[in-house]
Record summary: The RNA shown here (Bacterial RNase P class A) has 393 nucleotides and comes from a Vicinamibacteria bacterium. Taxonomically the source falls in Vicinamibacteria (Bacteria, Pseudomonadati, Acidobacteriota). It is recorded under the gene name rnpB. The coordinates come from a structure-prediction model, not an experiment, and the mean pLDDT is 76.
RNA sequence: CGAGCCGGUCGGAUGGUCGCUGGCUCCUUUGCCGGUUUCGGCCGGGAGGGGAGCGAGAGGAAAGUCCGAACUCCAGAGGGCGGUGUGCUGGCUAACGGCCAGUCCGGGCGACCGGAAGGAAAGUGCCACAGAAAACAUACCGCCGCUUCCUCGUGAGGCGGUAAGGGUGAAAAGGUGCGGUAAGAGCGCACCGCUUGGGUGGCGACACCCAAGGCAGGGUAAACCCCACACGGAGCAAGACCAAAUAGGGAAGCGUUCGAGGGCUGCCCGUCCGAUGCUUCCGGGUAGGUCGCUGGACCGGGCGAGUAAUCGUCCCGGCUAGAGAAAUGAUCGUCGCCUUUCGCGGGGUGACCCGCGGAGGGAACAGAAUUCGGCUUACGGCCGACUCGAGCA
Numbered sequence: 001c002g003a004g005c006c007g008g009u010c011g012g013a014u015g016g017u018c019g020c021u022g023g024c025u026c027c028u029u030u031g032c033c034g035g036u037u038u039c040g041g042c043c044g045g046g047a048g049g050g051g052a053g054c055g056a057g058a059g060g061a062a063a064g065u066c067c068g069a070a071c072u073c074c075a076g077a078g079g080g081c082g083g084u085g086u087g088c089u090g091g092c093u094a095a096c097g098g099c100c101a102g103u104c105c106g107g108g109c110g111a112c113c114g115g116a117a118g119g120a121a122a123g124u125g126c127c128a129c130a131g132a133a134a135a136c137a138u139a140c141c142g143c144c145g146c147u148u149c150c151u152c153g154u155g156a157g158g159c160g161g162u163a164a165g166g167g168u169g170a171a172a173a174g175g176u177g178c179g180g181u182a183a184g185a186g187c188g189c190a191c192c193g194c195u196u197g198g199g200u201g202g203c204g205a206c207a208c209c210c211a212a213g214g215c216a217g218g219g220u221a222a223a224c225c226c227c228a229c230a231c232g233g234a235g236c237a238a239g240a241c242c243a244a245a246u247a248g249g250g251a252a253g254c255g256u257u258c259g260a261g262g263g264c265u266g267c268c269c270g271u272c273c274g275a276u277g278c279u280u281c282c283g284g285g286u287a288g289g290u291c292g293c294u295g296g297a298c299c300g301g302g303c304g305a306g307u308a309a310u311c312g313u314c315c316c317g318g319c320u321a322g323a324g325a326a327a328u329g330a331u332c333g334u335c336g337c338c339u340u341u342c343g344c345g346g347g348g349u350g351a352c353c354c355g356c357g358g359a360g361g362g363a364a365c366a367g368a369a370u371u372c373g374g375c376u377u378a379c380g381g382c383c384g385a386c387u388c389g390a391g392c393a
Base pairs, nucleotide, nucleotide: 001389002388003387004386006384007383008382009381010380012335013334014333015332016331017330018329020057021056023054024053025052026051027050028049029048030047032045033044034043035042036041059365063376064375066374067373068372069371070370071235072234073233074232083231084230085229086228087227088102089101090100091099092098103117104115105114106113107112118226119225123224124223125220126219127218140166141165142162143161144160145159146158147157148156149155150153174192175191176190177189178188179187193215194213195212196211197210198209199208200207201206239291240290241289242288249282250281251280252279253278254277261273262272263271264270298318299317300316301315302314303312304311305310337362338361339360340359341358342357343356344355345354346353347352
């Protein structure tokens, strides 16, 4: 320098102009309600519109909505069946399918990475194609022995032995070697593997050691299944409260020619309409409004415990978007960052590296909607440890 691998960290700063969404304060204006009045108004409350000022306003993933919780409502004596999920060990956590530390297996030259990693000696099923045979094993080409025939050959057939070699397959009844044999074979032996028993270490998964046994008999459980453990359902459009007009329900009162009530300007008269009507009250629901709603299993640092995840509630510091359809933006300048190239300076034996300046280019993924803890996915830099390779000396 290149390629890689793991971890950490940041996700621009500042100013001007123009905007967006909430909050608070003030001014102004228009209705409403209440009080008061000398009838002009005045005071208070609350609502809508406009304006000014102050202050606030997305993320590391706000995303996918994949897990786990908080919270809320519904259901629920208790137990079982069924269903779903998880599945090496120990620890952490409110919980988890998450995290940490390990074990074993697999991958990579390596730093490192991955694992849905219980049971096939409970039972059932399945194993395409190829192949003789896919499971109570078998014998296609071969190898070997005996024997028959004649065309007398390294011929053909029959009977038997065998599984070393070849062939098929993802997989064919341990592997390598020596001995042995007619040829072969755990048939015998050594080593490796395996099974069983024991010992040592470890909390444990497991590791190591010793002894015995010639070897038990394929795979598949992201096939049914068995074993162990866990699990009610729906989700903030959860849900709680307030509550209009209209229509409808219930109750009481009044009223139908002896006229309740309504229209014609407030009152009187008059006039018109007028009967399943009118008034009052009650309760349910809707529109609408308020709450839930953001300060917490919260974040950072120090100290302490722990290898770590994490914990303490010991010390210090910090954090107010909360809007049920959704604002958080645009532009210009300055600075910073990355990168290309040029110049200058410096370091080094060198390959190269560093700094300063000029010019050009670039700045990604993405957008809160009840809130947390995770996982996964997308994305631009920077820093550090480590690995492999090359160049130079």